Background: Predicted 3D model of a 165-nucleotide RNA (Lysine riboswitch aptamer) from uncultured Acetatifactor sp. Lineage of the source: Bacteria > Bacillati > Lachnospirales > Lachnospiraceae > Acetatifactor. The sequence is in RNAcentral, with records from MGnify.
């Protein structure tokens, strides 16, 4: 250096079909109070609507979806991946901010779980960040046992371990 593996049935990711929820919510109609402003993420221009009734209350009819989530199947893998930061592209009426998608590169993280807090979000559901805890792969170091295998204990981490050239 190059190949192939192995952590786990809750290893990662995308994807399909169902189910719950989302919600008896919003869009949209109509009827009433009421009477001058609403809207295009925020500002600023520019538009649109609007005394032929604006937002806003209240009543009825109407009746959605998406992300996310359960289960099942399938793919493709084991830095699988995810997060942060930088530059880029890309779309929202133009400028600028924010925020969304894409890939690109830096540095961070073994892995799941549980819990605190902070973010996100319709949610006490999930998902991301720090932080603690136990667990659990592997590796080294001792230390006990004795069959070649296990136990304990301390420490470190996937640029790392096994095994083959």
């Nucleotide at each position: 250096g190059a190949u192939a593996g192995a952590g786990g049935u809750u290893g990662c990711g995308u994807u399909u079909u169902u189910c719950a929820g989302g919600a008896g919510u919003a869009a949209u109609u109509u009827u009433u109070c009421g009477g001058a402003u609403g809207c295009g993420g925020c500002a600023g221009g520019c538009g649109c609507a609007g005394a032929a009734g604006a937002g806003g209350g209240a009543a009825a009819a109407g009746g959605a979806a998406a992300g996310g989530g359960g289960a099942a199947g399938a793919c493709g893998c084991c830095g699988a991946a995810a997060g942060a930061g930088c530059a880029g592209a890309u779309g929202u009426c133009c400028u600028g901010c924010a925020g969304g998608u894409c890939g690109g590169u830096u540095c961070u993280u073994g892995g799941g779980c549980a819990u605190a807090c902070a973010g996100u979000u319709a949610a006490g559901a999930g998902c991301u960040g720090u932080g603690u805890g136990a667990c659990u792969g592997u590796c080294a170091u001792c230390u006990c046992u004795u069959u070649u295998g296990g136990a304990g204990a301390u420490g470190g981490g996937g640029u790392g371990c096994u095994a083959u050239c």
The model forms 98% of the base pairs in the Rfam consensus.